[in-house]
Molecule: Bacterial large signal recognition particle RNA
Organism: Solirubrobacteraceae bacterium
RNA sequence: CCGUGCUAGGCGGGGAGGUAGCGGUGCCCUGAAUCCGCAAUCCGCUCUAGCGGGGCUGAAUUCCCCUUCGAGGGGUUUCCGCUCCGGUUGCUCCGUCGCAGAGAGCGUCGAUGGUUCGGGUCCCGCGCGGUGUCGGCUUGCGAAUCAGGUCAGGUCCGGAAGGAAGCAGCCUUAAGUGAUCCCCGGCAGGCGCAGCGGGAGCUCCCGGAUCGGAGCGAUCAGCGACGAUCGGCAUCCGGCGGCUGAGCCUCGAAGAGGGGUGCACGG
Numbered sequence: 001c002c003g004u005g006c007u008a009g010g011c012g013g014g015g016a017g018g019u020a021g022c023g024g025u026g027c028c029c030u031g032a033a034u035c036c037g038c039a040a041u042c043c044g045c046u047c048u049a050g051c052g053g054g055g056c057u058g059a060a061u062u063c064c065c066c067u068u069c070g071a072g073g074g075g076u077u078u079c080c081g082c083u084c085c086g087g088u089u090g091c092u093c094c095g096u097c098g099c100a101g102a103g104a105g106c107g108u109c110g111a112u113g114g115u116u117c118g119g120g121u122c123c124c125g126c127g128c129g130g131u132g133u134c135g136g137c138u139u140g141c142g143a144a145u146c147a148g149g150u151c152a153g154g155u156c157c158g159g160a161a162g163g164a165a166g167c168a169g170c171c172u173u174a175a176g177u178g179a180u181c182c183c184c185g186g187c188a189g190g191c192g193c194a195g196c197g198g199g200a201g202c203u204c205c206c207g208g209a210u211c212g213g214a215g216c217g218a219u220c221a222g223c224g225a226c227g228a229u230c231g232g233c234a235u236c237c238g239g240c241g242g243c244u245g246a247g248c249c250u251c252g253a254a255g256a257g258g259g260g261u262g263c264a265c266g267g
Stems, first nucleotide, its partner, number of pairs: 001267006009057003012030004020046005034054005063260006072251005078246002081243003084239004089234004094227006101220002105216002113211008121200006127193003131188006138179004147172004155164003
C1' cells in the first nucleotide's frame, strides 16, 4: 500500500418552551436521515444525562473536531416610521352682548327709546265636530226535550154525546247570532276649531295712546368678552402601549474549507 472480517461510532440537526438540569413526545425552522413500545394533569434519565427491544451501515464523500457562511428563532430601558389610550393648551365649529366700518331701505306725514293698553305667543279647562271602541234601537236567523200558541195521527176517560193530556208539523219568541246606514248613550286621547272661559308673561312679534325729539336698519365682513360643545385640527407631556423595519446581543440547520481517528488476519 492492497484484500478480507470485526469493533468504536453513525442511521438527522436546530430554536423556543418546559425542567434543578439533560433528553424525548408536542409546536416552529431546516432538510431527507431505520422499525416497535412509553410520554404534557407528562415519559425516561443524572454532568457518562432518554429508557427498553430489533435492523442496516461501518474506519472514511458517510465518524469526530475546528473555521467560515448563514435559512430561521429568541432578547433588547437603542433608533426611524405609522398608530392607540389618557391629559394640557390653542384654533375652528354654534350662540349672546359690546365696539367701529360698509349698507338696500325707513324716518319731522315723527326714528331708537320710556310708560301704558290690547292682540298674537305659552299653559289649562269647557263646548262643538270628527276618529276609535262598547252598549242600545231596527231587522233576519234561531228551542228534539227542561218557552208559548195551534195541535193532524195516535193515546186515555165515557154506553154515547163529548172531554183530557199531548208527539210530529207550523207560527211567535228567549238565550244567542248576523247585518246595514241613520238615530240615542257611555268611554278614550300626541285629532280639528275663526267658539267660550281662566291663567302665565311683558322673553319675542304686531297694533293703539302718550312722553320725547334724530336716528334706525335687513345684510356683509373685522375686533373683543362671555358661554356652549366635547365634533374636527394642531402642539406638548405621560404609557416598561401596539405594529413593520433597522441597529446591537444571543442560539443556530443545510452548505463550504481544513485537520484528526481503531483492531485482527493474509499478501